[in-house]
This is a predicted structure of a 73-nucleotide RNA (transfer RNA) from Patiria miniata. The source organism's lineage runs through Eukaryota, Metazoa, Eleutherozoa, Valvatida and Patiria. It matches the Rfam family "tRNA". Rfam links the family to the GO term triplet codon-amino acid adaptor activity.
RNA sequence: GGCGGGGUAGUUCAGUUGGUAGAGCACUGGAAAGGCAAUCCGGAGGUUGCAGGUUCAAACCCUGCUCCAGUCA
Numbered sequence: 001g002g003c004g005g006g007g008u009a010g011u012u013c014a015g016u017u018g019g020u021a022g023a024g025c026a027c028u029g030g031a032a033a034g035g036c037a038a039u040c041c042g043g044a045g046g047u048u049g050c051a052g053g054u055u056c057a058a059a060c061c062c063u064g065c066u067c068c069a070g071u072c073a
Stems, first nucleotide, its partner, number of pairs: 001072003005068003010025004019056001027043005049065005
């Protein structure tokens, strides 16, 4: 340098045909008792890597850039 893949909550990952974002764990409040663990019921937490474009509407489509791991030279 070429190719395809990936970047979404603190973390690991979903997200269907474009219709406005969810789960597990973690954190936190409660049931609830001296403390801890397990269990159950809640809560908070998001610039969907960055910029631009298309669209009434973009995590999703298009372009450029950037980062990660892989492969080819």